This record gives sequence, C1' cells and structure tokens, in this order.
RNA sequence: CAAUCAUCCAGAGCGGCCGAGGGAUCGGGCCCGAAGAAAGCCGCGACAACCAGCAAGAGCCCUGAGGGCUGUGCCAGGUGCCAAUGCCCGAACGAUGAGGA
Repeated sequence: CAAUCAUCCAGAGCGGCCGAGGGAUCGGGCCCGAAGAAAGCCGCGACAACCAGCAAGAGCCCUGAGGGCUGUGCCAGGUGCCAAUGCCCGAACGAUGAGGA
C1' cells in the first nucleotide's frame, strides 16, 4: 500500500500531562465536555479469538505415505479495542483484521 475476503446492535477504563471543543465527512437529530471532554503521549488495568500456537475428536475432499478445508475448545505471542449499534437517520464513505503485487 492496489485488488480481494471477513467483521462492524457482544465485550471491556482509571490516573497523570494538555486545555476547548468533541462524537471520522456533509445535512438533520441526540449526546459527551472547565466537576476538564475528544485526540495524542505516559503509567497501570481490562476486553476480545482476526492471525499465530496448542489439544482432542467430528464432517467433507484429495491420497501411496500423508495432506487440505470446515467446525469446537484452550491460549493474550502479532494486531486490535475499552460512552451511547461505525451514537441514530439520509448520503457518501470509513475502521479493524487477513492478504499479497
């Protein structure tokens, strides 16, 4: 970072720095915020099974050995994430993971 695929009504936050807007964009709502929000950084703590790893055994497929796919459980190693359904509606999009030129 192009194509492509999957997911986006489950779940989980406090403290410090900073200081005025923020909930990605536009319109309309609704909400959060000087009792200090949002973003960012730092510290600590959670949540979570996309990938990796492990286990047992089930189904299907190929098969010479054996292998592949799907599903299940465990696991926090790589990512991610921790107000409200991506806050809601309309539109256009976006985010995360996998992926591989």
Molecule: SAM riboswitch aptamer (S box leader)
Organism: Acidimicrobiaceae bacterium